[in-house]
RNA sequence: GGGAAAGACUCUGGAGAGACCGGUUGAAUCCGGCGCCGAAGGUGCAAGAGGCGGUUCCAUCGCCUCCAAACUCUCAGGCAAAAGGACAGAGGGGCGC
Numbered sequence: 001g002g003g004a005a006a007g008a009c010u011c012u013g014g015a016g017a018g019a020c021c022g023g024u025u026g027a028a029u030c031c032g033g034c035g036c037c038g039a040a041g042g043u044g045c046a047a048g049a050g051g052c053g054g055u056u057c058c059a060u061c062g063c064c065u066c067c068a069a070a071c072u073c074u075c076a077g078g079c080a081a082a083a084g085g086a087c088a089g090a091g092g093g094g095c096g097c
Stems, first nucleotide, its partner, number of pairs: 003097001009091005018034001020033004035079003041075001042073001044071001048066006
């Protein structure tokens, strides 16, 4: 001097589901009840891989471990607006090398 991934940060877009019922509070607060949503975070696992057992060896088989998601659960969170929001686009910056 040159190039580059990701994260932080900034801007834009960004779904779902009761402004539910009874009481209470200054309140989006608290208590109780019924119903719902999945896109902060978190849980679970298929193929596959590895280990052990078994086998003369291998394969089949049994057990264990690792392992993804927008799938799954609904713990957390959420169900007017605001806020938040996975994810996407743009900007920005830049260690290692």
Molecule: Glycine riboswitch aptamer
Organism: Luteibacter rhizovicinus